[in-house]
RNA sequence: AAAUAAGAGUUUGAUCCUGGCUCAGAACGAACGCUGGCGGUGUGCUUAACACAUGCAAGUCGAACGGACUCUUCGGAGUUAGUGGCGGACGGGUGAGUAAUACAUAGAUAAUCUGCCUUAAAGUGGGGGACAACUAGCCGAAAGGUUAGCUAAUACCGCAUAAUGUGGUUAGUUGAGACACUAAUCAAGAAAGGAUUUAUUCGCUUAUAGAGGAGUCUAUGGUUGAUUAGCUAGUUGGUGAGGUAAUGGCCCACCAAGGCGACGAUCAAUAGCUGGUCUGAGAGGACGAUCAGCCACACUGGGACUGAGACACGGCCCAGACUUCUACGGAAGGCAGCAGUGGGGAAUUUUCCGCAAUGGACGAAAGUCUGACGGAGCGACACCGCGUGGAGGAUGAAGUUUUUAGGAAUGUAAACUCCUUUUGGCAGGGAUGAAAAAAAUGACAGUACCUGCAGAAUAAGCACCGGCUAACUACGUGCCAGCAGCCGCGGUAAUACGUAGGGUGCAAGCGUUGUUCGGAAUUACUGGGCGUAAAGAGUACGUAGGCGGCAAUGUAAGUCUGAUAUUAAAGACUGGAGCUUAACUUCAGGAAUGUAUUGGAAACUACAUAGCUAGAGGAUAGUAGAGGAAGUCGGAAUUCUCAGUGUAGCGGUGAAAUGCGUAGAUAUUGGGAAGAACACCAGUUGCGAAAGCGGACUUCUGGGCUAUUACUGACGCUGAGGUACGAAAGCGUGGGGAGCAAACAGGAUUAGAUACCCUGGUAGUCCACGCGGUAAACGAUGGAUACUAGGUGUAACUGGCUUCGACCCCAGUUGUGCCGUAGCUAACGCAUUAAGUAUCCCGCCUGGGGAGUAUGGCCGCAAGGUUGAAACUCAAAGGAAUUGACGGGGGCCCGCACAAGCGGUGGAGGAUGUGGUUUAAUUCGACGCAACGCGAAGAACCUUACCAAGGCUUGACAUGUACAGAAUCCAGCGGAAACAUUGGAGUGCUCGCAAGAGAGCUGUAACACAGGUGGUGCAUGGCUGUCGUCAGCUCGUGUCGUGAGAUGUUGGGUUAAGUCCCGCAACGAGCGCAACCCUCGAUGCUAGUUACCAUCAUUAAGUUGGGGACUCUAGCGUGACUGCCGGAGCUAAUCCGGAGGAAGGUGAGGACGACGUCAAGUCAUCAUGCCCCUUACGUCUUGGGCUACACACGUCCUACAAUGGUAUAGACAAAGAGCUGCAAGCUAGUGAUGGCAAGCGAAUCUCAUAAACUAUAUCUCAGUUCGGAUUGUAGGCUGCAACUCGCCUACAUGAAGUUGGAAUCGCUAGUAACCGUAGAUCAGAAUGCUACGGUGAAUACGUUCCCGGGCCUUGUACACACCGCCCGUCACACCACGAAAGUUUGUCAUACCCGAAACCGAUGGGCUAACCGCAAGGAGGCAGUCGUCUAAGGUAGGGCCGAUGAUUGGGGUGAAGUCGUAACAAGGUAGCCGUACUGGAAGGUGCGGCUGGAUCACCUCCUUU
Repeated sequence: AAAUAAGAGUUUGAUCCUGGCUCAGAACGAACGCUGGCGGUGUGCUUAACACAUGCAAGUCGAACGGACUCUUCGGAGUUAGUGGCGGACGGGUGAGUAAUACAUAGAUAAUCUGCCUUAAAGUGGGGGACAACUAGCCGAAAGGUUAGCUAAUACCGCAUAAUGUGGUUAGUUGAGACACUAAUCAAGAAAGGAUUUAUUCGCUUAUAGAGGAGUCUAUGGUUGAUUAGCUAGUUGGUGAGGUAAUGGCCCACCAAGGCGACGAUCAAUAGCUGGUCUGAGAGGACGAUCAGCCACACUGGGACUGAGACACGGCCCAGACUUCUACGGAAGGCAGCAGUGGGGAAUUUUCCGCAAUGGACGAAAGUCUGACGGAGCGACACCGCGUGGAGGAUGAAGUUUUUAGGAAUGUAAACUCCUUUUGGCAGGGAUGAAAAAAAUGACAGUACCUGCAGAAUAAGCACCGGCUAACUACGUGCCAGCAGCCGCGGUAAUACGUAGGGUGCAAGCGUUGUUCGGAAUUACUGGGCGUAAAGAGUACGUAGGCGGCAAUGUAAGUCUGAUAUUAAAGACUGGAGCUUAACUUCAGGAAUGUAUUGGAAACUACAUAGCUAGAGGAUAGUAGAGGAAGUCGGAAUUCUCAGUGUAGCGGUGAAAUGCGUAGAUAUUGGGAAGAACACCAGUUGCGAAAGCGGACUUCUGGGCUAUUACUGACGCUGAGGUACGAAAGCGUGGGGAGCAAACAGGAUUAGAUACCCUGGUAGUCCACGCGGUAAACGAUGGAUACUAGGUGUAACUGGCUUCGACCCCAGUUGUGCCGUAGCUAACGCAUUAAGUAUCCCGCCUGGGGAGUAUGGCCGCAAGGUUGAAACUCAAAGGAAUUGACGGGGGCCCGCACAAGCGGUGGAGGAUGUGGUUUAAUUCGACGCAACGCGAAGAACCUUACCAAGGCUUGACAUGUACAGAAUCCAGCGGAAACAUUGGAGUGCUCGCAAGAGAGCUGUAACACAGGUGGUGCAUGGCUGUCGUCAGCUCGUGUCGUGAGAUGUUGGGUUAAGUCCCGCAACGAGCGCAACCCUCGAUGCUAGUUACCAUCAUUAAGUUGGGGACUCUAGCGUGACUGCCGGAGCUAAUCCGGAGGAAGGUGAGGACGACGUCAAGUCAUCAUGCCCCUUACGUCUUGGGCUACACACGUCCUACAAUGGUAUAGACAAAGAGCUGCAAGCUAGUGAUGGCAAGCGAAUCUCAUAAACUAUAUCUCAGUUCGGAUUGUAGGCUGCAACUCGCCUACAUGAAGUUGGAAUCGCUAGUAACCGUAGAUCAGAAUGCUACGGUGAAUACGUUCCCGGGCCUUGUACACACCGCCCGUCACACCACGAAAGUUUGUCAUACCCGAAACCGAUGGGCUAACCGCAAGGAGGCAGUCGUCUAAGGUAGGGCCGAUGAUUGGGGUGAAGUCGUAACAAGGUAGCCGUACUGGAAGGUGCGGCUGGAUCACCUCCUUU
């Protein structure tokens, strides 16, 4: 300088947190789906290191050699099987093995080698004997072999010579060290020639230095598992031989007994390593294709040979597996080279061109070879670039989609006009790549590129559109089909499925899948946590380790700083350059955080030395204590036993029973025995590491605290492993055993009751000695040290002040509580006893379930403990707090809620509604309260929706079109009617002279359409019910809280009331309450007809005149407000009492119903979306049904009688209704009612006698003179019609019923109860409903209980809100896993057997050219044989990882299964932890522990006033 960090969805009714899951990004050697124009650059078997057909991939040299052959211009030229040289150890491939003989980095080699190349020096003399080829013979199918003979060399072998070379010895030099260097001396040791031009060149030998290459060694670094903890005999070291280029147990002999390991040996699993690549802000994490470095391998295993180099990919030998050939005797082979084939797989290319370039081998060179390499081909596999046209163009065309039917969208998009030609096509030209004297040489390639021509011509898809996440509508479908990354969509109006239109995003690609990193601070070094979310071991002691007080000196390991070397290239970064650009390539620079060496600094850490006293320890003097162990003693109680007294019960419970007792219990008195536990004191008191410890005394003993101090001098803290202690239950052995008490037995309870309750009762509880080692072993809080406001108790010790002495008071240290500031915390809360601020050390956590399970190890007598997974499954599980709801939680309050009363229902008969049943139909709806005398204020037809039968089809009803006719009326015929059919009468209204036109009505025709009480009240509007006339429900601003939310609205009083007052971080406001409205109650004014009549007149009569006083009518006012008095209360609100008043504390009644709840009710009042029917699910008609009837329920009526019935006489209302009406009166009838008929559209007339009541008479307690059902006969009324199926009357008949079981309803005053009257509906048809008046009570102590409601508070695992949630067995289906008699694959090591090839060694009895020797023979060599070692193979018993296995075990998941109801509220027995026993199951019980228990009371402590 550049570069440089984003979150979202999902747990809840909502919130904050914890925590997982998921998404958005980037990348890939990818694959799959749909689609596909061009070019450049890269890249392409990740799987079977599976098997390979065919071709090629390593040859070259005739200037080393002889021979053979060809050509010849006779000069020569050429070819090459063999000998020989160099190269086949490079290049190319692959990643099986390998966790270290590897790799990376930095070093060492005083422990090494090195062909070709470069450099410097010297030499190259003279001899010898063979073997291939070749010739001849033989064997074999072949591969090939054998015998005899001939021959050359740069092939092979002696001899000579040679130093500064090699080896030995001696002396010196450098150095820590000599094997180095220098000098001297001794010994052994070389060679090859070829070519041509005749003086060069290529070779050869010895040998120096270098370069490059290779070997070996050291340090450091990079995987997992401890459910792998011990490993190791050549093992570790030494001495001496051997071996190697070289060190070394590398190998051998002997000696010693070492070596490695918790800083992880050994074993197992996985893996080539690196530069780098991907990702990431970085630190990191994952990976190790292409390119580059190193390593390893070449069918599998072993082995050596040659060589400078190999234990050798395209060499050799042996063994094994496989394949091929064969004449069956034997042979041959190795693509993990390039192409290619089969196979495997989701998946990966041409059996191409060329040596033109670069590089390599050989050659003196020409050159040959080169699947290295350069290129082309195939593949959208990746990256990069380009194109598929540009400008104009509104009638906003057509089509399509949609629609509120107007329109809107597609959309300047198209058409159309003008223009351009990238790309593609055709034609012409045409490279760079070739190179340092020139010439020659191009696979790619007639390619790139340039120019011209024609022509919009040749070129767009894919995914998505509910949120995250950019983009919406229609149709289809109807929890089906399907979608889905997570949350989740789909059950008739799906922006989520499918299709279409439209839109969004990318684009020759787009999506999907897989994998990696990121987001994820979700392993946290940077950068997390552990009170309650997962997480502090039960406690201590202590080893290793980690960390460590004050000051001084030194050193320089850490640390800081400078320099040097290295950190290959490529890559990455920065800046340039070259391909038209980019990708790509290239140049330069910086960087490369690392390692090593070296110079310096000395604060800190470390080390060393010598010190200090504040930490720690010690000493002295005190002191408190349920600290521990052993022993001794004591009293109360319980039980048993003996004896006495005494008699019928005792005991136990919610109530009982089992049990005990007349064989004398219980009770009571006295004596005795036994075991266990120690009342009061006793206290959030004390002690102890924790577990834990409680009568008294004695002995022994540990620790703490305080004060003083002249001792030691950092001796400290923590503490993996380890060791010790460790409640209760449990186990072993032996005691003991009073009480209590698992199991067990019995009795209860219960649907059951393996429980809770009761009666018994054994282990056990107690002691001794052992084992075991776990608890909610908790402060759910590891230990140590330091610091950081206070207040107030308490326990121990000390000091001060004061006092005669003390208490009080003040101060210090230690322990133990409470409250509280800062700070911390998700919140709750913690807060000098931290959960604050810091340091050090240890332990532990990483979603829920599976599971503290399986398996393995260790421990245990056992029970079990400890360590401790995975498959699979879910998208949550969880913490704290909030608002509700709920509780068989609490407090306060209200209500005819209970209580106190009165009257009913439930029993009877009847009425009516419902269920059920029946039916052709018994139409439909309403179902706890809040359906059931409800819709229905009135079903014979109609109503009517139902059923049967008969009709109609533009329709019974509406609008529009056309035609015809007035409408209408009468008559005939068929028919049950609807309807069908025939004949006749009839010509209207408005305009117009008329023709005609119009309105209305009727009919006909065709089509739009009508019609539907068909479905959905869970698509809706409207209306209604209900909680409830309950007192509540909210808002604005402010404040508090991270937030949901809280506050206000809570508290103290008070009220019918969130009514009012006071207080208060609240102040105000709204909807409700109240009031305003109506009726009734008092009174005034106004007005008097149809109402009224005191006075006057009059009448049979307020009948009439008159009056306007009274009653009444109906308008407007007044009046009541706790206004006044007394008391209580806070000087309040308000309450109690009183006065006055018609009325008194809301005067009585009504209307009025907050926010909301119940998917409450109604599609059949009405309206309405969608669906359905259309000669019918529409419509008309007749008849039937809604009225049925073994039964059950609801609501009523009438009764059961004397407070009554009957008869006679008599009295007093209110409110209504009336012309299709009410009907006086007269008359007929016993009566219902009929006939005639005045009045009245009504304060006038009528309905219309009110009844209970009063008086008198009778009945006299009976199934009656009660009761009236039922039935018969005869009538009346309404109406077309009274049978199914109306009402009324008279006479006759005279059921049940004698006050009603369990249970249950209404009502608090003009109320209940009793009594009658009227009205709506209505032709007729009330015991129902709605109104009206008459008579007219009783009781309320009170709020314990039942029900409902309100407020506050508490618990909660509920929020669809307790009709909630939820646990376990069992049954069924599926899934993964464990165990299992066994069966079986692989692998590892051990022991033994056998033992190929090869090296090494031994051997002399075979063979033998060079040298020695006259010869014999020797030296040496070859073959053979033997030995050591050893691959493969075999046998045996093991270890380990798997596979499989009848059966079996638990686990998980599933639709609405079965049994119970364990948990959540006090969950109905508080729950939970450990342990033991027990039971179908959840579970129960015993013992000990915990609060993570509600409620009430007590004690103690604290806070405020």

Predicted 3D model of a 1505-nucleotide RNA (small-subunit ribosomal RNA) from a Sphingobacteriales bacterium. The organism belongs to Sphingobacteriales, within Bacteria. Its mean pLDDT, the model's own confidence on a scale to 100, is 85.